[in-house]
Molecule: c-di-GMP-I riboswitch aptamer
Organism: Desulforamulus aquiferis
RNA sequence: GUUUUUUAAAGGCAAACUUUCCGAAAGGAGAGGACGCAAAACCACGGGCCUAAAGGAGAAAUCCGAUGGCGGCCGGGUUGCCUUA
Numbered sequence: 001g002u003u004u005u006u007u008a009a010a011g012g013c014a015a016a017c018u019u020u021c022c023g024a025a026a027g028g029a030g031a032g033g034a035c036g037c038a039a040a041a042c043c044a045c046g047g048g049c050c051u052a053a054a055g056g057a058g059a060a061a062u063c064c065g066a067u068g069g070c071g072g073c074c075g076g077g078u079u080g081c082c083u084u085a
Base pairs, nucleotide, nucleotide: 004085012037013036017032018031019030020029021028022027035072041078042077043076045075046074047073048070049069050068055064056063057062
């Protein structure tokens, strides 16, 4: 130095829920709050999942529809803190 594993310390993030705002919704942002997380940091590239506005179909009910989302669903890419063995 690399890989695997692990202990301690410092620091970091923050699920559910509450609330305000944005959004058609899914969802997101702020505040509170901690279930958890060593990549729970970044990138929607592949798969998966969610929503269904515009638009389309339909007599209607309703259906289709991603250019909208989810990285705390999985894979991939990029970067990365401390430490035992």